[in-house]
Context: one part of a larger RNA
Molecule: large-subunit ribosomal RNA, domain III
Organism: metagenome
RNA sequence: GAGUAGCGUUAAACAGGGUGAAAAGCCCUGUCGCCGUAAGCCCAAGGUUUCCUGCGCCACGUUCAUCGGCGCAGGGUGAGUCGGCUCCUAAGGCGAGGUCGAAAGGCGUAGCUGAUGGAAAACAGGUCAAUAUUCCUGUACCUGGCAAUGAUGCGAUGAGGGGACGGAGAAGGUUAUGCAGGCCGGGUGUUGGUUGUCCCGGUUUAAGCAAGUAGGCGUGCCGCGUUGGCAAAUCCGCGUGGCUUAGCCGAGAUGCGACGGCGACUGCUCUUCGGAGCGGGAAGUUGCGGAUACCAUGCUUCCAGGAAAAGCCUCUAAGCUUCAGUCAUUGCCGGACCGUACCGAAAACCGACACUGGUGGGCCAGAUGAAUAUUCUCAGGCGCUU
Numbered sequence: 001g002a003g004u005a006g007c008g009u010u011a012a013a014c015a016g017g018g019u020g021a022a023a024a025g026c027c028c029u030g031u032c033g034c035c036g037u038a039a040g041c042c043c044a045a046g047g048u049u050u051c052c053u054g055c056g057c058c059a060c061g062u063u064c065a066u067c068g069g070c071g072c073a074g075g076g077u078g079a080g081u082c083g084g085c086u087c088c089u090a091a092g093g094c095g096a097g098g099u100c101g102a103a104a105g106g107c108g109u110a111g112c113u114g115a116u117g118g119a120a121a122a123c124a125g126g127u128c129a130a131u132a133u134u135c136c137u138g139u140a141c142c143u144g145g146c147a148a149u150g151a152u153g154c155g156a157u158g159a160g161g162g163g164a165c166g167g168a169g170a171a172g173g174u175u176a177u178g179c180a181g182g183c184c185g186g187g188u189g190u191u192g193g194u195u196g197u198c199c200c201g202g203u204u205u206a207a208g209c210a211a212g213u214a215g216g217c218g219u220g221c222c223g224c225g226u227u228g229g230c231a232a233a234u235c236c237g238c239g240u241g242g243c244u245u246a247g248c249c250g251a252g253a254u255g256c257g258a259c260g261g262c263g264a265c266u267g268c269u270c271u272u273c274g275g276a277g278c279g280g281g282a283a284g285u286u287g288c289g290g291a292u293a294c295c296a297u298g299c300u301u302c303c304a305g306g307a308a309a310a311g312c313c314u315c316u317a318a319g320c321u322u323c324a325g326u327c328a329u330u331g332c333c334g335g336a337c338c339g340u341a342c343c344g345a346a347a348a349c350c351g352a353c354a355c356u357g358g359u360g361g362g363c364c365a366g367a368u369g370a371a372u373a374u375u376c377u378c379a380g381g382c383g384c385u386u
Base pairs, nucleotide, nucleotide: 013031014030015029016028017027018026032383033382034381035380040363041362042361043360046343047342050341051075052074053073054072055071056070060068061067080141081140082339083338084337087118088117092113093112094111098107099106100105122139123138124137125136126135142335143334144333145332146331147330148329149328150327151326152325153320154319158315159314160313161312166302167301168300169299172295173294174293177289178288179287180286181285182203183202184201185200186199187198188196204261205260208256209255210254215249216248217247220243221242222241223240224239225238226237228236229235262284265280266279267278268277269276270275303306349358350357365377366376367375
């Protein structure tokens, strides 16, 4: 220079009370304002304790600070079912033998590895200051081992089936959810008028089990023969004869689950006045709208013809066949390890910053409307640190 520029989107504050040495900024209450396909909620990545509580205010915070993602201390992440690990494979990587190269090494078969994909199973309510599909309550399910009982041809690294898949389009049945009526509880005015077709609040309940609907697919069973499936096969495929329309998949609704939970509201006790604890508990229905969600890996159509492998089922080979093994029912036991706090369109991630930038997926209510547009609002969250 200069007490100048600036104090980081113009969403906005004000009052009372509290604490305190001190309050525009902290806490509580009331009013006001902003977002509301978000500035709300849930995951992934990344961060790595920032989470909660107590104490503190040098520094950090573009001001102050009693406050804080700051300092110090203590506490906090509970799983057979969520995700990983485990089983399986894709691209890619590695690569026994092999092959190429003077070598270093390159390529590559079998194979191994490798999720962003495939593969068993859990829901509702409650609860801590801080975790919950993990704890508790209630009700379930899967898988493995052992035993008992009953039945019995079992057996794989082999064979077959299945898993198993594209784009676009259309129609239908439903649900989530919403609205309105009814029902339940409460209110009813100081007025020009409001006991009424008035106002306010609530009207909620899962997985699982049972049965198998709308709908979709579609013949199935038995007998015989088989140059095929690298050996075998009763399996698959193919051919043929007979009898037949079986059978499979499948949302939702319904019943049980639930004589339970939740529930507006309300009683009692304690209170540091923030709240905490123990109870009681009404109605809990009908209609309409209605999805891009489910039936659906469906249906129709098109050409560019749209992963693999395992789990699973069937079949036999070697072999074993008084054993072992397999199947069904019941009972008992087991299900380890790792992640789980918190932020996550952001003051906690990537941008040197508490930075107007960037950041994948899901949910996303009402009125208006074609709409996730727009504007105003729920729930919820904020007023962006002079």